[in-house]
């Protein structure tokens, strides 16, 4: 970088450095010198994987399945706005709304 699968209406910020852009892309809208983005420290959220526990299956163990935990331990992720909204398609009660897709993000597995 690509492929597959799952999830994306919930949740969670302070300090230091630094000094102008940022919210993936286009449009809108918004955040930002009352200091953005980024980096670092600490704190927190969450429960994807590992872990622990329970249940089911089973003669038993393992695997697979379901659920719980985050006190204790590990790998990530995340801590403005629904993935900020729209983008493509279909439908409807058509200034709009709903559903699905695409794109994107994250995790796990694979090439």
């Nucleotide at each position: 970088u690509c492929c597959u699968u799952a999830u994306c209406g919930a949740g969670a910020g302070u300090g230091g450095c630094g000094g102008a852009g940022g919210g993936a892309c286009g449009g809108g809208c918004c955040c930002u010198u009352u200091g953005a983005u980024g980096c670092c420290a600490c704190a927190g959220c969450a429960a994807c994987c590992g872990g622990u526990c329970a249940c089911a299956c089973a003669a038993a163990c393992u695997a697979c399945g379901u659920g719980a935990c985050g006190c204790c331990c590990g790998g990530u992720g995340c801590u403005a706005a629904u993935u900020c909204c729209c983008g493509c398609a279909a439908g409807a009660a058509u200034c709009u709304c709903u559903u699905g897709a695409a794109a994107g993000a994250u995790a796990a597995g694979g090439a």